Model confidence (mean pLDDT): 83 of 100. Transfer RNA from Gracilariopsis chorda, 71 nucleotides, folded computationally. The same sequence occurs in records of 2 taxa. RNAcentral holds the sequence, with entries from ENA and Rfam. A source record names the gene trnG. Rfam family: tRNA. By type it is a transfer RNA.
RNA sequence: ACGCCGGUGGUAUAGUGGUAGCAUACGCCCCUGCCACGGGCGAGACCCGGGUUCAAUUCCCGGCCGGCGUA
Numbered sequence: 001a002c003g004c005c006g007g008u009g010g011u012a013u014a015g016u017g018g019u020a021g022c023a024u025a026c027g028c029c030c031c032u033g034c035c036a037c038g039g040g041c042g043a044g045a046c047c048c049g050g051g052u053u054c055a056a057u058u059c060c061c062g063g064c065c066g067g068c069g070u071a
Base pairs, nucleotide, nucleotide: 001070002069003068004067005066006065007064010024011023013021018054026042027041028040029039030038047063048062049061050060051059
């Protein structure tokens, strides 16, 4: 330099044109003599810009970042 893959709560990850989910961590409550475990509730996210569309996290283009490969 070129090509491919990826970017989603604090962390790891799923998802797909119309409601963004699970786990863990965090806060509150229940349970317990206390802690832990367990149960319930809550807050918390789609990398940035543009385009297509009635509607974009999803499709297209560009950019940034990370990984892999070739030279």